Molecule: transfer RNA
Organism: Actinomycetota bacterium
RNA sequence: UGCCGGGUAGUUCAGUUGGCAGAACGCCUGACUCUGGUUCAGGAGGCCCGAGGUUCGAGUCCUCGCCCGGCAG
Numbered sequence: 001u002g003c004c005g006g007g008u009a010g011u012u013c014a015g016u017u018g019g020c021a022g023a024a025c026g027c028c029u030g031a032c033u034c035u036g037g038u039u040c041a042g043g044a045g046g047c048c049c050g051a052g053g054u055u056c057g058a059g060u061c062c063u064c065g066c067c068c069g070g071c072a073g
Base pairs, nucleotide, nucleotide: 001072002071003070004069005068006067007066010025011024012023013022019056027043028042029041030040031039049065050064051063052062053061
């Protein structure tokens, strides 16, 4: 420098043909327990890396940029 993959909750990751942003773990509260853990029930937590564009509508499509990983030189 070029190409490819990735960036979504505290963490690890889904998100289909563009149409209500989800799961697990973790966290909080309650039940259970002598206490803790386990188990069960409920809850909080995101405007999806940034900017612009397309569209009635963008996590998803297009352009540029930033960051991480890989391959080539």